[in-house]
RNA sequence: AAAUAGGCUUUCUAGGGUUCCACGGUGCUUUGCUGAGCAUCGGUUCGGUCCGAGAGGGAGCGCAUCUUUGCAUCGAAGCGAGGAUGAACACGGCGGGAUAAAAACCCGGGAGUA
Numbered sequence: 001a002a003a004u005a006g007g008c009u010u011u012c013u014a015g016g017g018u019u020c021c022a023c024g025g026u027g028c029u030u031u032g033c034u035g036a037g038c039a040u041c042g043g044u045u046c047g048g049u050c051c052g053a054g055a056g057g058g059a060g061c062g063c064a065u066c067u068u069u070g071c072a073u074c075g076a077a078g079c080g081a082g083g084a085u086g087a088a089c090a091c092g093g094c095g096g097g098a099u100a101a102a103a104a105c106c107c108g109g110g111a112g113u114a
Stems, first nucleotide, its partner, number of pairs: 007061006015051002020048002022045001023042008063086009089109001091112001095107003
C1' cells in the first nucleotide's frame, strides 16, 4: 500500500417511530341515559401491526481444511453422497437517503481514529 465467503436467505432481539389497530383528549351527530358513529389532536400512550443491526442471538444454504465412500480410471484429475473441524478481529462520526415516520435501517467494516 492492497485484497476479503468479512457471502446469501430467514427468524428473533437491543433499538425505532406513528401509516393502520388499540388507548387517551376535544368537537359534532345520535340516544331518555349508558352508549354508538364521524372528524380531529396526542408516541411526553404500556402495547398489537410495522421498520430493525457488519461491529447482537438462532437456523438453513453456501465457503475453507481434513476425511469416509459411490461412479469413473492403469492410477489420478473429475462428478456425486456423507462426517469432523473452522469461520478470527471489528473504536467510529457529521451529513445525506428511503418509507407514514424514525432508528443501532441504507450510504457504511465508508470518512476518520487506534
This is a predicted structure of a 114-nucleotide RNA (Guanidine-I riboswitch aptamer). It matches the Rfam family "Guanidine-I riboswitch aptamer". From the family's description: This family represents a conserved RNA structure found upstream of the ykkC and yxkD genes in Bacillus subtilis and related genes in other bacteria. The model forms 100% of the base pairs in the Rfam consensus.